This is a predicted structure of an 89-nucleotide RNA (c-di-GMP-I riboswitch aptamer) from a Gammaproteobacteria bacterium. Taxonomically the source falls in Gammaproteobacteria (Bacteria, Pseudomonadati, Pseudomonadota). Its mean pLDDT, the model's own confidence on a scale to 100, is 79.
RNA sequence: UUAUUUAACCGCCAAACUUAGCGUGAGCUAAGGACGGAAAACUAUAGAUCUUUGAGAGGCAAAGCUCCAAAGAUGGCUGGGUUACAUUU
Numbered sequence: 001u002u003a004u005u006u007a008a009c010c011g012c013c014a015a016a017c018u019u020a021g022c023g024u025g026a027g028c029u030a031a032g033g034a035c036g037g038a039a040a041a042c043u044a045u046a047g048a049u050c051u052u053u054g055a056g057a058g059g060c061a062a063a064g065c066u067c068c069a070a071a072g073a074u075g076g077c078u079g080g081g082u083u084a085c086a087u088u089u
Base pairs, nucleotide, nucleotide: 003089006086012037013036017032018031019030020029021028022027035076041082042081043080046078047077048074049073050072051071052070053069054068056067057066058065
């Protein structure tokens, strides 16, 4: 230097839930809180899932749903890219 191992050491992050705020919404921010994590750090022009809006068609008692498009959300859904501490080989 590169690959790799691991919850042993120093540590790090923080699910659900609660409170306050923001957003039409998915969800986000802060505080509390720990389910878990060896990248649960960053990245949304590779997929997947979710939200909102629009037009037409199918279907229906109606609604839901399916097909198409646009805008958004999710990195703790998966892949890819980038960066990083300790330790094993």